Source information
The RNA shown here (c-di-GMP-I riboswitch aptamer) has 89 nucleotides and comes from a Deltaproteobacteria bacterium.

RNA sequence: AAAACUUGAGGGCAAACCUCCUGAAAGGGAGGGACGCAAAACCUCCGGUCUAAGUCCUUCAAAACGGAUAGGAUAGCGGGGUCGCAGAG
Numbered sequence: 001a002a003a004a005c006u007u008g009a010g011g012g013c014a015a016a017c018c019u020c021c022u023g024a025a026a027g028g029g030a031g032g033g034a035c036g037c038a039a040a041a042c043c044u045c046c047g048g049u050c051u052a053a054g055u056c057c058u059u060c061a062a063a064a065c066g067g068a069u070a071g072g073a074u075a076g077c078g079g080g081g082u083c084g085c086a087g088a089g
Stems, first nucleotide, its partner, number of pairs: 005089003012037002017032006035076001041082003045079003048074003054069004
C1' cells in the first nucleotide's frame, strides 16, 4: 500500500404505503414517507422469479375464457463485472 473482518465519525440510499404521471402488464418516474441496506452505487453476462402486448395453440358460428412463449421487468433474488467514502483494532 492492497485485501478481509470488527467497531466509530461524517454522512448516503430509501421498502411498504399515499398522491400524480407513464406502461398491455409486470413494472418504472416524481413528491411525501422509512422497512431495511457497508456497496440497497452502476452494468442483464449466467441462473431464478414476475408479466404476456405480439406470436402460436385450444374452443367456437364468431368471440370471450384458457394454455405456451421475452425483444419486456426485477441490480432491494442470487452469482458475476466495474467504480467508491472511511478513524481505530

It was read from a public genome assembly, where an Rfam model found it. Of the family's consensus pairs, 100% are formed in the model. Its mean pLDDT, the model's own confidence on a scale to 100, is 84.